The RNA shown here (c-di-GMP-I-GGC riboswitch aptamer) has 83 nucleotides and comes from Natranaerobius thermophilus. Its Rfam family is "c-di-GMP-I-GGC riboswitch aptamer". Gene Ontology term of the family: cyclic-di-GMP binding. Its Rfam clan is "c-di-GMP_I riboswitch clan". The prediction has a mean pLDDT of 84. The source organism's lineage runs through Bacteria, Bacillota, Clostridia, Natranaerobiaceae and Natranaerobius.

Parts: sequence; structure tokens; C1' cells
RNA sequence: CUUGACAAGGGCAAACCUAUCGUGAGGUAGGGGCGCAAAGCUACGAGUCUUUACAGUUUGUAAAGACAGUCGGGCCGCCAAGG
Repeated sequence: CUUGACAAGGGCAAACCUAUCGUGAGGUAGGGGCGCAAAGCUACGAGUCUUUACAGUUUGUAAAGACAGUCGGGCCGCCAAGG
């Protein structure tokens, strides 16, 4: 540097439930495990979603937000194999 088990030590934690914060998407904590070799961090690009305003309103435009377990990018990183 590349690759990713058939290992070892482990780690994280979907849906759902409870409490709580938020107009909301959703966040936090506890329980709970669908899964994950980065399911660690990051809102930079795209995407999806939310709110508000304006267009006479199926929807579109703009602004402000949310999602990292939607995809891509950036940074850090255990073990093993190969170079």
C1' cells in the first nucleotide's frame, strides 16, 4: 500500500417499545437485535425527507433544516494475508 476470512480479541446496533427534546423530518437515553470489516468521524457533492414563504397550487421555485445503516468523497482505525 492492497485485500478481507474459514480466524482471535472485540466493537457497533435496524425495526419496535419506553422516557425526553423538536412545528416537523428527526435527535438523545434505556431496553431490543435486523444486520455491519469501518454500521468510526465528517453535511463536501448527489439523493430522499421536513418546515416556511411565494406562485393559484396535481405541483413548482427559493430559503432554512434532517438523514452518515441512500450513494460517492475526505479524515482516523483493530486483526490477518499478500506485496